[in-house]
RNA sequence: GAUGCAGCCCGGGUAGCCGCGGGAAGGGAGGGCAACACGCCCGAGACCUUCCUGAGGAAAGUCCGGACACCGUAGAGCAGGGUGCUGGGUAACGCCCAGCGGGGGAAACCCUAGGGAUAGCGCCACAGAAAACACACGGCACGCCGGUCAUUGCUUGGUCCGUUUGUGGCCAGAGGCAAGGGCCGGCUGCAAAGGUGAAAAGGUGCGGUAAGAGCGCACCGGCGCCGUGGUGACACGGCGGCCAGGCAAGCCCCACCCGGUGCAAGGCCAAAUAGGGAGGCGCUUGAGGGUUGCUCGCCCGAUGCCUCCGGGUUGGCCGCAUGAGCCGUUCGGUAACGGACGGCCUAGAUAGAUGGCUACCCUCGACAGAAUCCGGCUUACAGGGCUGCUACCGUC
RNA sequence: GGGCCACUAGCUCAGGCGGUUAGAGCGCGGUCCUGAUAAGACCGAGGUCUGUGGUUCGAGUCCACAGUGGCCCACCA
Numbered sequence: 001g002a003u004g005c006a007g008c009c010c011g012g013g014u015a016g017c018c019g020c021g022g023g024a025a026g027g028g029a030g031g032g033c034a035a036c037a038c039g040c041c042c043g044a045g046a047c048c049u050u051c052c053u054g055a056g057g058a059a060a061g062u063c064c065g066g067a068c069a070c071c072g073u074a075g076a077g078c079a080g081g082g083u084g085c086u087g088g089g090u091a092a093c094g095c096c097c098a099g100c101g102g103g104g105g106a107a108a109c110c111c112u113a114g115g116g117a118u119a120g121c122g123c124c125a126c127a128g129a130a131a132a133c134a135c136a137c138g139g140c141a142c143g144c145c146g147g148u149c150a151u152u153g154c155u156u157g158g159u160c161c162g163u164u165u166g167u168g169g170c171c172a173g174a175g176g177c178a179a180g181g182g183c184c185g186g187c188u189g190c191a192a193a194g195g196u197g198a199a200a201a202g203g204u205g206c207g208g209u210a211a212g213a214g215c216g217c218a219c220c221g222g223c224g225c226c227g228u229g230g231u232g233a234c235a236c237g238g239c240g241g242c243c244a245g246g247c248a249a250g251c252c253c254c255a256c257c258c259g260g261u262g263c264a265a266g267g268c269c270a271a272a273u274a275g276g277g278a279g280g281c282g283c284u285u286g287a288g289g290g291u292u293g294c295u296c297g298c299c300c301g302a303u304g305c306c307u308c309c310g311g312g313u314u315g316g317c318c319g320c321a322u323g324a325g326c327c328g329u330u331c332g333g334u335a336a337c338g339g340a341c342g343g344c345c346u347a348g349a350u351a352g353a354u355g356g357c358u359a360c361c362c363u364c365g366a367c368a369g370a371a372u373c374c375g376g377c378u379u380a381c382a383g384g385g386c387u388g389c390u391a392c393c394g395u396c
Numbered sequence: 397g398g399g400c401c402a403c404u405a406g407c408u409c410a411g412g413c414g415g416u417u418a419g420a421g422c423g424c425g426g427u428c429c430u431g432a433u434a435a436g437a438c439c440g441a442g443g444u445c446u447g448u449g450g451u452u453c454g455a456g457u458c459c460a461c462a463g464u465g466g467c468c469c470a471c472c473a
Stems, first nucleotide, its partner, number of pairs: 001392001004389007012361007020054008030042004056367001060378002063376005068262004075296004080258005085099005100114001101112004115253002120251002122247003137194001139190003143187007151179005156172005161166001202220006221243002223240007266318004276309006288300003311472003325344008362365001397469007406422004415453001424440005446462005
């Protein structure tokens, strides 16, 4: 120079003016809503002045986990839900860190819902012989039995020639024996090669065999046992032919976790109305309720309880911002994180506040806005910056 | 703000515990019927099953995330 990878940070800036939310201090009764009229608001402080302060890395989705609050207790069992390699971190987690195994990449590095299929059940379409108690379509073997076909050898019969009566020719084969061979059928053995499929009961090679096969052997893969190392997941080594299909993001089994509800939780004050109507159940042999689907237990329970139809209000205060808080230094730890010390206070609305104008500059500005709070994950995002590492090229 | 549910053709809905090519009604297009229309008959088109990723040999179906839409929840007597 340049390729890629990983981590982190920023998210227009400066100045002036006007406007909006919140807070503090001072003033404050005729002021505000531009002005006039009407109307509305204001000692629950309208309004005026001054000062301070005011959105995010995701405030989002609501996908997880907590804090907090309430529930006549939260007890038991079942059901249900969740998580799922190991170790650690944390208030907790499905998050994070460090590892292990598997996969990808030339590397830096990245991805990984990754317990159990030997507890059981279920499913595996089409194709294929066979899809899980393996099977045998075509095939291989010809081991055994039966049949058949031709061949060869020995043996046999008939006839001819010739008279040298033969180691001769021709014909028959409907006979017998023996040998090896082909074909067919049956029995038996086999699963190597073929074809099908996503997947075919370990793979490759050599030996072996009638043909074959972990049948034997070597290497590789898996499984089991043993040993060594490691906290552990696992790794390495040895031994044993032990050779077992996949799916659990199907039911399920195992281990661990989970009481429910959700700031419209909940508490206080004020105002208003008809504590009205209908239906049902029940009054101690008990309806129903106790914010959990069922059962049990416990508690409450009688002008009572449930459901529906109606009535009134649409106000104020608290919860509500000092918190698992942020920043810096240092110590422990590989790290996540934790400890100590010092410093800081940083939105709080309730129709919901951040905007507009002017000037200058630049890379011309993306996604988007708090609503009880916090830790994560996920998703959206114009562009810019920093650090480390990898491959390549050049130079020293 | 909190909780819950749904998404399949233009519309309304099926699709049992995954299986080859996803169906129905209405609507739409064409032809026939009629003088013409409606009704009727016959034929046909139309779907990335909301999107992305994953599990599996195989996903509308199972899982995760995202998107869109809908429903419920105030207090007092």
Predicted 3D model of RNase P RNA and transfer RNA as a complex of 473 nucleotides.
It holds a member of the Rfam family "Bacterial RNase P class A". Its family is annotated with tRNA processing, dimeric ribonuclease P complex and ribonuclease P activity in the Gene Ontology. Rfam classes the family as a ribozyme. From the family's description: Ribonuclease P (RNase P) is a ubiquitous endoribonuclease, found in archaea, bacteria and eukarya as well as chloroplasts and mitochondria.